The RNA shown here (FMN riboswitch aptamer (RFN element)) has 113 nucleotides. The coordinates come from a structure-prediction model, not an experiment, and the mean pLDDT is 84. Rfam family: FMN riboswitch aptamer (RFN element). From the family's description: The RFN element is a highly conserved domain that is found frequently in the 5'-untranslated regions of prokaryotic mRNAs that encode for flavin mononucleotide (FMN) biosynthesis and transport proteins.

RNA sequence: AUAAAUCUUUGGGGCGGGGUGAGAUUCCCCACCGGUGGUAUAGCCCACGAGCCUUGUGCUGAACAGGUGUAAAUCCUGUGCCGACGGUAUAGUCCGGAUGAGAAAAGGUUUUG
Numbered sequence: 001a002u003a004a005a006u007c008u009u010u011g012g013g014g015c016g017g018g019g020u021g022a023g024a025u026u027c028c029c030c031a032c033c034g035g036u037g038g039u040a041u042a043g044c045c046c047a048c049g050a051g052c053c054u055u056g057u058g059c060u061g062a063a064c065a066g067g068u069g070u071a072a073a074u075c076c077u078g079u080g081c082c083g084a085c086g087g088u089a090u091a092g093u094c095c096g097g098a099u100g101a102g103a104a105a106a107g108g109u110u111u112u113g
Stems, first nucleotide, its partner, number of pairs: 003111008016030004031093002033083002035048004043081002051059002053056001063079005085096003
């Protein structure tokens, strides 16, 4: 270094201003946020996790145009779009299940050669 086993730790961000109203961080105008692996650097390409249910070979959101380049649906410019469930004046951003779960990442130990 490779492979296997095992343990530990880590492992999701965001409502600020104005308006209406008896009441809204929920409505309206502006604002803000983006888990993990892959791939030219990705919320919206592929896959996974989370979430949901009828627990299964189950369901599950969203992007276009132009430019650079060997290569970008990932970079740059422009304009868009999306966001579980329960609660509450209608919630991606508040409260709750959750001091939970988890893709995965980092490290330790042992064994093999």